[in-house]
Predicted 3D model of a 72-nucleotide RNA (transfer RNA) from Vicugna pacos.
The coordinates come from a structure-prediction model, not an experiment, and the mean pLDDT is 84.
The sequence is in RNAcentral, with records from Rfam.
Rfam family: tRNA. It is annotated as a transfer RNA.
Parts: sequence; structure tokens; C1' cells
RNA sequence: GAGGGGGUAGCUCAGUGGUAGAGCACGUGCUUUGCACGCACGAGGUCCUGGGUGCAACCCCCAGUCCCGCCA
Repeated sequence: GAGGGGGUAGCUCAGUGGUAGAGCACGUGCUUUGCACGCACGAGGUCCUGGGUGCAACCCCCAGUCCCGCCA
């Protein structure tokens, strides 16, 4: 320099146009003499940034930015 993949909850990741989710972690309750495990419930999100398309965008298009391979 060319091209590809990725950025979504504290962490690891789903979600291919119509109300943002799971597991772990965290909090509360139940259970226990107590702890752990387990069960139930809950909290937690400017979906990397800006713009465009569209009735409607995490999703499609453009530009930027950061990370990871690959080619030179």
C1' cells in the first nucleotide's frame, strides 16, 4: 500500500428492516446452624462515531475511528 473480518450489558457473545437478548458475573429472596451449590426474581445498554436511504435501521449504503488475520 491492497483486500477481508470484527466493535451490542461488567466479561464472552447472539440478534440479516418492525418493542435489544442469552450465559457468566452482580443484587434481593428461598433453602442451610453457616457457607457453597441449587431455585425464583431483579438491576444493568447514547447497539464505536457522523451522515444517508427508508413509514421504520443493531441490521442496508457512505465516510471516519479502533482491534484482529491475510497479501505485498